Molecule: Bacterial RNase P class A
Organism: Lampropedia puyangensis
RNA sequence: GAAGUGGGCUAGGCCGUCGCUGGUGCAAUCGUGGUAACACGGCACUGGAGGAACGUCCGGACUGCAUAGGACAGCGUAGCAGGUAACACCUGUCCACCGUGAGGUGAGGAUCAGAGCAACAGAGACGAGUCUGGCGGGAGUGUCGAAAGAUAGACCAGCCGGGGUGAAACGGGCAAUCUCUACGCGCAGCAAUACCAAAUAGGCAUGUGUUGAACUGGCUCCGGCGAGCAUGCGGGUAGGUAGCACCGAGCUGAGUGGGUGACCCUCAGCCCAGAUUAAUGGCGGUCACAUGGUUGCUUGCAACCGUGCACAGAAUCCGGCGUAUCGGUUCACUUCACAA
Numbered sequence: 001g002a003a004g005u006g007g008g009c010u011a012g013g014c015c016g017u018c019g020c021u022g023g024u025g026c027a028a029u030c031g032u033g034g035u036a037a038c039a040c041g042g043c044a045c046u047g048g049a050g051g052a053a054c055g056u057c058c059g060g061a062c063u064g065c066a067u068a069g070g071a072c073a074g075c076g077u078a079g080c081a082g083g084u085a086a087c088a089c090c091u092g093u094c095c096a097c098c099g100u101g102a103g104g105u106g107a108g109g110a111u112c113a114g115a116g117c118a119a120c121a122g123a124g125a126c127g128a129g130u131c132u133g134g135c136g137g138g139a140g141u142g143u144c145g146a147a148a149g150a151u152a153g154a155c156c157a158g159c160c161g162g163g164g165u166g167a168a169a170c171g172g173g174c175a176a177u178c179u180c181u182a183c184g185c186g187c188a189g190c191a192a193u194a195c196c197a198a199a200u201a202g203g204c205a206u207g208u209g210u211u212g213a214a215c216u217g218g219c220u221c222c223g224g225c226g227a228g229c230a231u232g233c234g235g236g237u238a239g240g241u242a243g244c245a246c247c248g249a250g251c252u253g254a255g256u257g258g259g260u261g262a263c264c265c266u267c268a269g270c271c272c273a274g275a276u277u278a279a280u281g282g283c284g285g286u287c288a289c290a291u292g293g294u295u296g297c298u299u300g301c302a303a304c305c306g307u308g309c310a311c312a313g314a315a316u317c318c319g320g321c322g323u324a325u326c327g328g329u330u331c332a333c334u335u336c337a338c339a340a
Stems, first nucleotide, its partner, number of pairs: 001336010012287007020048007030041004050311001054322002057320005062189004074185005079093005094108001095106004109180002114178002116174002133160003137156002141152004193242004203233006215224003250270006257264002289308009
């Protein structure tokens, strides 16, 4: 110098202006909306997207089933050891494979429990024995022969030897086929769930009513009509509030603390988004970055003009994994070439 390998950090800055949304304090005890539950309204201060908020693929917290539990079934994981709240995640290490290497990948337990499976080729492929050659034997048939007998091909069982196919031919393989072993898992999910709670309809109780209720006409009387009416209770629905913005598996920093490491320990500091028409934005300026054009020359810089500035966007909350991503920056290591 070139080509690579494995990580870490960052995710445009500043100013002006117009907004949106949460919290705390003060004031008021009022006003507005609503039948109610409840919501909104003033002033001041202050918080307001991400490394993936995404996919919803794993693991948990939390809640209900449910203050009964166990087993089977089912699902998942799988070298060994460790980390963790837990995991299919992470770390270390062994083995196998890939790479010159730094490194990468791995569903890596068991086939002396049982079952199942194997393209093509081959007689035969997971059941065992079999195609072909030879040998002698058995039973029976045909032909020749007067008979004894000879001979031929097929059948049955036995012995001996050789050849071919194929990854594999009584010897293995596959467990990413069932199975076995060990370990883990009850099911459903914040549209969970808890509380408050209309209108309408229906339910229950009490009272009243054909000795005329309610409604109604020209309304104390009288008339019309003819079976309900009034009050209370309880359940569910719309709606509202909580769950829900969290003192937490929390964040930041330090440690000549422990550990190879994941991680753990100690100390100090901090409180850090949050709705349900769903906030986190719009506009302008400027600087930075990238890129195109023009001009100037000091020939790789300057000025001016233009364009662009990713992926994406919280919704109960955490830990992972996977996927997307314009760029910038940084650390460790490898291979090759050259120079000293």